[in-house]
RNA sequence: CGCUCAUCCAGAGGGGCAGAGGGAACGGCCCAAUGAAGCCCCAGCAACCGUCCAGCGAUGGAUUGGUGCUAAGUCCGUCAGAAGUGUCUGGAAGAUGAGGA
Numbered sequence: 001c002g003c004u005c006a007u008c009c010a011g012a013g014g015g016g017c018a019g020a021g022g023g024a025a026c027g028g029c030c031c032a033a034u035g036a037a038g039c040c041c042c043a044g045c046a047a048c049c050g051u052c053c054a055g056c057g058a059u060g061g062a063u064u065g066g067u068g069c070u071a072a073g074u075c076c077g078u079c080a081g082a083a084g085u086g087u088c089u090g091g092a093a094g095a096u097g098a099g100g101a
Base pairs, nucleotide, nucleotide: 001100003099004098005097006096007095008094013042014041015040016039017038021031022030023029025078026077027076028075043070044069045068048066049065050063051062052061053060054059074093079090080089081088082087
């Protein structure tokens, strides 16, 4: 970046600095001075890539590496269909990874 593919009902937080915002947008609904964003340290989760191990293979396991993540289902909705009072399915958008240009 008007690109491709995969995944998104699971999982995992403490401290320091800082000082009012944050949850992408909008509408809701939440979180926040019992301390938001941001930065740093440590810890952890996970297993996309890498590496290693087992296996003919499918696949499984491990985690010293590269990312990512650690309130709420991607917090819910937004568009369409079904259903008919808040439910289901798909999509859009977004996020993350691996690629591509």
A computed fold for a 101-nucleotide RNA from a Thermomicrobiales bacterium, annotated as SAM riboswitch aptamer (S box leader).
The source organism's lineage runs through Bacteria, Pseudomonadati, Thermomicrobiota, Thermomicrobia and Thermomicrobiales.
Its mean pLDDT, the model's own confidence on a scale to 100, is 85.